[in-house]
Context: one part of a larger RNA
């Protein structure tokens, strides 16, 4: 000095409490663990592993497994030697590839100039150096990441004090979201964190108005178009918020409550931002990289299988057990993206998936696009049901070389568990929970997962005695 203490004192967080919606029960989808297998490739393991590394496993991918092959090799740099190889037929083979037939350069120099020599590229042979290795080591590192944690902390100069580790500062009295600020103090001061400094979202002014917008005037089916730039968007540029004002406390102070104005008030709401360290955390399979280890195999290439398995166990989701619903018919209103071997419109055909069909659009101009929940009207009358949609049988459509292991989607038929879920557990404090739908990444094809969007829109919170994480002081300690 620190770390712990079923040790005190203060203080914080959806920690608890309040409350509201959920998981633990079903089917289903997804990852994991066990099992199983020639292989079910590897990694990740408490909180901080398990819809994670995958933002796309049918072949590929791919690292497993079977066979078939290859041995200077798929891929680099050097040597020598041909000059082609590639293409295109044949035969073999499941492809890799093997054997064979036919065709055949390319630049540049230099010279005796139809063609010869030398040098490159590029190929094929060949001999060695060497490639190559998703093999071991994350306990040999780099780099990047997770946590504790957006918690208020962690140091540091010089000065004093201690023989010294080391204290002091940074304790303390008040505040605050914060080592924030203020007052005091043997400390004065600093520096890396907080805080602003930036994005964006909430007002409001200019300036532009086209692909945007239409008040008022002309046309009229239709902001389509003549006009217009007022509005609403859009896109810069700026104003605005600072406890600035007024009362009350307060230590004349930091600050704090309540009050005007104001679109917005005491950090306005999100968000980027992660001190100094912990956890020999994670990751040698992104990448790089040190040792070690393979070297006709632990490299290479191929078909064909797995990565999809299944008695079981858990994690994370999604469907729902119904009437605040289900089922039909009908009509509204988004915001954020995407789009050129892309997005596909109107029209035709199909019951649909989807097909034909190609307008129009490098997109505020056209297209994906239909938003769903909501409204209106009708049926369904508590029932395993018109709840629910698992399986399962046939029939189809799409992508693709190919959907049988093993894609998604129509349609008919087939209808299983399920009647609110033990112990226990989880997210949330406001445009938040919950509910509805939409777009995007990856992608030939495939999304219940991710990442975004917007619509609808609550209930609680007394209070910190406990529960679990954390700051700060202080005590006890045989621990470091």
């Nucleotide at each position: 000095u620190g770390a712990c203490g079923g040790g005190g004192g203060c203080c914080c967080g959806c920690a608890c409490a309040a409350g509201c919606a959920g998981c633990g029960g079903a089917g289903c989808a997804u990852g994991u663990g066990g099992u199983u297998u020639a292989a079910u490739u590897c990694g990740u393991c408490g909180c901080a592993a398990c819809g994670c590394g995958a933002a796309g496993a049918a072949c590929c991918u791919u690292a497993c497994c079977a066979g078939g092959c290859c041995u200077u090799g798929a891929c680099a740099u050097c040597c020598c030697c041909u000059g082609a190889c590639a293409g295109c037929c044949u035969a073999u083979g499941a492809a890799a590839g093997u054997a064979g037939g036919u065709u055949u350069u390319c630049c540049c120099g230099u010279c005796u100039a139809u063609g010869a020599c030398g040098g490159g590229a590029c190929a094929g042979g060949g001999a060695g150096a060497c490639a190559g290795g998703u093999g071991g080591u994350g306990c040999a590192u780099g780099g990047u990441u997770g946590u504790c944690g957006u918690c208020a902390g962690c140091u540091c100069g010089u000065g004093u004090c201690g023989u010294g580790a080391g204290a002091u500062g940074u304790u303390g009295g008040g505040u605050u979201a914060a080592g924030u600020c203020c007052c005091g103090c043997a400390a004065c001061g600093a520096g890396c964190g907080c805080a602003a400094c930036c994005c964006u979202u909430a007002u409001c002014a200019u300036g532009u108005g086209u692909u945007g917008c239409c008040a008022g005037c002309g046309u009229a089916g239709a902001g389509g178009c003549g006009g217009g730039c007022a509005c609403u968007c859009a896109c810069a540029u700026g104003a605005g918020a600072c406890u600035g004002c007024c009362g009350g406390a307060g230590a004349c102070a930091a600050u704090u409550c309540g009050g005007a104005g104001g679109a917005a008030g005491g950090u306005g709401g999100g968000g980027a931002u992660g001190a100094c360290g912990u956890c020999a955390a994670a990751u040698c399979a992104u990448c790089a990289u040190g040792c070690c280890c393979c070297u006709u195999a632990u490299g290479g290439c191929c078909u064909g299988g797995g990565c999809c398995a299944c008695a079981c166990a858990c994690g994370u989701g999604c469907u729902a057990c119904a009437a605040u619903g289900g089922c039909c018919g009908g009509u509204a209103c988004a915001g954020a993206g995407g789009g050129c071997u892309g997005c596909g419109a109107a029209c035709c055909c199909g019951c649909g998936a989807g097909g034909g069909g190609g307008a129009g659009c490098c997109a505020a101009u056209c297209c994906c696009a239909a938003a769903a929940a909501g409204c209106c009207g009708g049926c369904c009358c508590c029932a395993g049901u018109u709840g629910g949609g698992a399986u399962c049988g046939g029939a189809g459509g799409c992508u693709g070389c190919a959907a049988c292991u093993c894609g998604c989607c129509u349609c008919c038929g087939u209808g299983a568990a399920c009647g609110c879920g033990g112990a226990g557990u989880u997210g949330c404090u406001a445009g938040u929970a919950a509910u509805c739908g939409c777009g995007g990444a990856u992608c030939a094809g495939c999304a219940c997962g991710c990442c975004g969007c917007g619509g609808u829109g609550a209930a609680u919170a007394c209070g910190u005695u406990c529960c679990c994480g954390g700051g700060c002081c202080u005590u006890g300690u045989a621990c470091a």